[in-house]
Context: one part of a larger RNA
Molecule: small-subunit ribosomal RNA, 5' domain
Organism: metagenome
RNA sequence: GAAUGAACGCUGGCGGCGUGCUUAACACAUGCAAGUCGCACGAGAACUCCCGAAGCUUGCUUUGGGAUAGUAAAGUGGCGCACGGGUGAGUAACGCGUGGGUAAUUUACCUCUGAAUCGGGGAUAACACUUCGAAAGAGAUGCUAAUACCGGAUAAUAUCGAGAGGAUUUAGGUUUUUUCGAUCAAAGAUGGCCUCUACAUGUAAGCUAUUGUUUGAAGAUGAGCCCGCGUACCAUUAGCUAGUUGGUAGGGUAAAGGCCUACCAAGGCAACGAUGGUUAGCUGGUCUGAGAGGAUGAUCAGCCACACUGGAACUGACACACGGUCCAGACUCCUACGGGAGGCAGCAGUGAGGAAUUUUGCGCAAUGGGCGAAAGCCUGACGCAGCAACGCCGCGUGAGUGAUGAAGGCCUUCGGGUCGUAAAGCUCUGUCAAGUGGGGAGAACCGGUAUUGUGAUAAUACCACAAUGCUCUGACGGUACCACUGAAGGAAGCACCGGCUAACUCCGUGCCAGCAGCCGCGGUAAUACGGAGGGUGCAAGCGUUAUUC
Numbered sequence: 001g002a003a004u005g006a007a008c009g010c011u012g013g014c015g016g017c018g019u020g021c022u023u024a025a026c027a028c029a030u031g032c033a034a035g036u037c038g039c040a041c042g043a044g045a046a047c048u049c050c051c052g053a054a055g056c057u058u059g060c061u062u063u064g065g066g067a068u069a070g071u072a073a074a075g076u077g078g079c080g081c082a083c084g085g086g087u088g089a090g091u092a093a094c095g096c097g098u099g100g101g102u103a104a105u106u107u108a109c110c111u112c113u114g115a116a117u118c119g120g121g122g123a124u125a126a127c128a129c130u131u132c133g134a135a136a137g138a139g140a141u142g143c144u145a146a147u148a149c150c151g152g153a154u155a156a157u158a159u160c161g162a163g164a165g166g167a168u169u170u171a172g173g174u175u176u177u178u179u180c181g182a183u184c185a186a187a188g189a190u191g192g193c194c195u196c197u198a199c200a201u202g203u204a205a206g207c208u209a210u211u212g213u214u215u216g217a218a219g220a221u222g223a224g225c226c227c228g229c230g231u232a233c234c235a236u237u238a239g240c241u242a243g244u245u246g247g248u249a250g251g252g253u254a255a256a257g258g259c260c261u262a263c264c265a266a267g268g269c270a271a272c273g274a275u276g277g278u279u280a281g282c283u284g285g286u287c288u289g290a291g292a293g294g295a296u297g298a299u300c301a302g303c304c305a306c307a308c309u310g311g312a313a314c315u316g317a318c319a320c321a322c323g324g325u326c327c328a329g330a331c332u333c334c335u336a337c338g339g340g341a342g343g344c345a346g347c348a349g350u351g352a353g354g355a356a357u358u359u360u361g362c363g364c365a366a367u368g369g370g371c372g373a374a375a376g377c378c379u380g381a382c383g384c385a386g387c388a389a390c391g392c393c394g395c396g397u398g399a400g401u402g403a404u405g406a407a408g409g410c411c412u413u414c415g416g417g418u419c420g421u422a423a424a425g426c427u428c429u430g431u432c433a434a435g436u437g438g439g440g441a442g443a444a445c446c447g448g449u450a451u452u453g454u455g456a457u458a459a460u461a462c463c464a465c466a467a468u469g470c471u472c473u474g475a476c477g478g479u480a481c482c483a484c485u486g487a488a489g490g491a492a493g494c495a496c497c498g499g500c501u502a503a504c505u506c507c508g509u510g511c512c513a514g515c516a517g518c519c520g521c522g523g524u525a526a527u528a529c530g531g532a533g534g535g536u537g538c539a540a541g542c543g544u545u546a547u548u549c
Stems, first nucleotide, its partner, number of pairs: 001549004006545005013395006019388002021353001026351003030348003035079003040076002048067009086306003095231008105223002110219002113216005118152001120150002127142002130139003158183011188211006197204003232278003239269003244266008281303004285296004308329005331342004359385001361384003367381001368379004398428004408419004432490001434485005442476001447471009493538005498519003504533005514521002
């Protein structure tokens, strides 16, 4: 000199864009942060209103029907909850970075392309009734549905086994053709129509459109595993290792492998630093520097790990799962003492710790995500607003003129000098702030409606797709922005002035009080202490402290 997620002192006008627990991975009150689908399924209220009926205590009770409403809430089932969001405790490691391998693997939803979607069965929740319990909850009996569950049929270029042949190869295998045998599947829903059949208004079988289901092949995307190289300090850590190193066989996994087990062999690592200890998430980057380097890893982005502490599996395409389950532990809470409940390192917020870090805000309008055919619902992701000079950038606090060089302060050699064109005065301007009025872009989709076309069809229904016109939707926000009003009015401080280092005099003090980054200053004329006048530097900031180069 540059820099910071900074803090402290003094001061403080406005705006834009960013940033904001670096400490206790300490404990958490309260609210919200993951739901959705009735076009999978069965069942299904109430408040209130209207129309009656009965009883009487004459304004109440009981009861029937209709609307509310096939709605709410609950349940079975499907998909999602493994994403998104947080934190950096652990980890010196194939964790990360980079480059490869997988002929050792998997991949829900999505895209493309084949084939199929036949025919049956038994339950169960909800519900009703009931038992136990303070509660959390648990149980018995009875009824019922499905795209829930379970057999059967059929089936391949799927999987497995056997035989024969070809191609390729890293000589381990891979791939392909053919024959035979074995094994394995499914579910419907919604809209429309009578051309054919049945009853004969129209509906059912049926046909048709959309969507789903099952089984193959390919793609895309994501993931798993393996390898080369790189990746902090200590040798005042020199030896470490029995599933240890390798083999055979088996198990296990989506998958190679001591990953696990049995048996056999005695290996494996290490001064090119094994083992042990300390510290630490890694990277793109960031800061500094001419560079080489050094330091660092907040925000943003990629990867990893974790979710009160430790362990375990279940479900599932994917988890050994932050707002799931089970066990153990610590802590907190409820209890009828028998037993139960909880997990903010999600967003706000509280206490504690600390030099120190914000609102218990608004909205799903946009972008993105989940579910849904869709309307839509959910979304503390996100978009915004609030607080903080915490940072960067921009703007303002007026401009011109004005010498009796006014008054006043300070200094003085008493002549004067200086603050100083500075002020006043005169002439202007109107940024920002204030007030009044107008007032956006961000909105495109989707949906509704109308018209047209194409596809499918027996069809002008219905459906799907496309185009065009109109219409619907804004948290921010009456914000940005624009115009007008009036007015110099509301808006400057901080540090320094001995040398380094830009900037000097007077008074007070008298080795005292004090200053200080280094040299050093102060003991009666201190440009170094304290005050004043003046000056220098930066400026809504200026200094100090801490840290890095």